[in-house]
RNA sequence: CGCGGGGUGGAGCAGCCUGGUAGCUCGCGAGGCUCAUAACCUUGAGGUCGACCGUUCAAAUCGGUCCCCCGCAA
Numbered sequence: 001c002g003c004g005g006g007g008u009g010g011a012g013c014a015g016c017c018u019g020g021u022a023g024c025u026c027g028c029g030a031g032g033c034u035c036a037u038a039a040c041c042u043u044g045a046g047g048u049c050g051a052c053c054g055u056u057c058a059a060a061u062c063g064g065u066c067c068c069c070c071g072c073a074a
Base pairs, nucleotide, nucleotide: 002072003071004070005069006068007067010026011025012024013023020057028044029043030042031041032040050066051065052064053063054062
C1' cells in the first nucleotide's frame, strides 16, 4: 500500500440502511424510603455525534477528503 469493522455524555451501547426532538443501561448530584447502609422510588446535570468540505428547507444519518483505534491478508 490492499480489504473489513469501529469513533455518539464519565463507561458500555442503540439510533444511520429509510434525513426531521439525540436515546438506553450503568455511573454521578439532589430528594424520598430506612435506626442506618445497600437495594428500591422520584428527579436533575452532563454529548450538538472523530475533523473539515459538499448536497438539502433540514445531516449523527447522504457524498467527498483526511485523522485515530481494532482485525484480515501480504